[in-house]
RNA sequence: GGCUGGGUAGCUCAGCUGGUUAGAGCGUAGCACUCAUAACGCUAAGGUCGAGAGUUCAAUUCUCUCCCCAGCCA
Repeated sequence: GGCUGGGUAGCUCAGCUGGUUAGAGCGUAGCACUCAUAACGCUAAGGUCGAGAGUUCAAUUCUCUCCCCAGCCA
C1' cells in the first nucleotide's frame, strides 16, 4: 500500500428488509429480605450509536470521506 471484519452504557455484546422510547447480561447505586453478609427479588442512573457529509418524510441501519482496532496479502 491492497483486501476483509469490527467501533453501540464502565465491561462483554444484540439490534431483522431504514419506521416513531436504543436494548440484554455483568458491573454500579438505592430499596426490600436477613441477626448480619452473600445470593435471590424490585427500582434507578449511565449512550453525541467512532467523526463529518450525503440520500430520505424518517438513518445505529444505506452511500462517500476520514480516524481507530484486529486479521490476511504484498
This is a predicted structure of a 74-nucleotide RNA (transfer RNA) from a Patescibacteria group bacterium.
Its Rfam family is "tRNA". By type it is a transfer RNA. Rfam describes the family as follows. Transfer RNA (tRNA) molecules are approximately 80 nucleotides in length.
The prediction has a mean pLDDT of 82.
NCBI's taxonomy places the organism under Bacteria, Bacteria candidate phyla.